SAM riboswitch aptamer (S box leader) from an Actinomycetes bacterium, 86 nucleotides, folded computationally. It matches the Rfam family "SAM riboswitch aptamer (S box leader)". Gene Ontology term of the family: regulation of gene expression. The sequence was found by an Rfam model in a public genome assembly.
[in-house]
RNA sequence: CCAUCAUCCAGAGCGGCCGAGGGACGGGCCCGACGACGCCGCGGCAACCAGCGAUGUGCCAGGUGCCAAUGCCCGAGCGAUGGAGG
Numbered sequence: 001c002c003a004u005c006a007u008c009c010a011g012a013g014c015g016g017c018c019g020a021g022g023g024a025c026g027g028g029c030c031c032g033a034c035g036a037c038g039c040c041g042c043g044g045c046a047a048c049c050a051g052c053g054a055u056g057u058g059c060c061a062g063g064u065g066c067c068a069a070u071g072c073c074c075g076a077g078c079g080a081u082g083g084a085g086g
Stems, first nucleotide, its partner, number of pairs: 001086002004083005013042005021031003025075004043067003048063002051059002071078001
């Protein structure tokens, strides 16, 4: 990158650095110099996979993932994450 399956109205923030855009895309509506976004540290949420257990809607944070707003809303041959495959 391709095709496939599952999920996406629950949940979870502080500090440091940086400095103007950010929320994927179009339209809206929001967030943002009272410092957003991003990066780093620490903290946390969560059971997709792994492990345990031996069946129940279980335990567990090891591998991912996630921590404004229902995937922010609407749209879309849309997107994101995870599993197995090529």